[in-house]
The RNA shown here (transfer RNA) has 73 nucleotides and comes from a Bacteroidales bacterium. The sequence was found in a public genome assembly. It matches the Rfam family "tRNA". The family's RNA type in Rfam is transfer RNA. The prediction has a mean pLDDT of 83.

RNA sequence: GGGAAUUUAGUUCAAUCGGCAGAACAUGCGCCUCAUAAGCGUACAGUUCCGGGUUCAAGUCCCGGGGUUCCCA
Numbered sequence: 001g002g003g004a005a006u007u008u009a010g011u012u013c014a015a016u017c018g019g020c021a022g023a024a025c026a027u028g029c030g031c032c033u034c035a036u037a038a039g040c041g042u043a044c045a046g047u048u049c050c051g052g053g054u055u056c057a058a059g060u061c062c063c064g065g066g067g068u069u070c071c072c073a
Base pairs, nucleotide, nucleotide: 001072002071003070004069005068006067007066010025011024012023013022019056027043028042029041030040031039049065050064051063052062053061
């Protein structure tokens, strides 16, 4: 220098053909227990990497840029 994959909650990941952004774990509180752990219930958690465009509507499509990983040279 060329190419590919990936980027969503604190973490790991979903989200069908563009149509209400979700789960698990973690964390807080409660139940249970003599107590702790486990288990159960509940709450909290998001500028979907950034900037534009298309659209009634964008995590998803298009353009530009950034981060990470890998391949080729």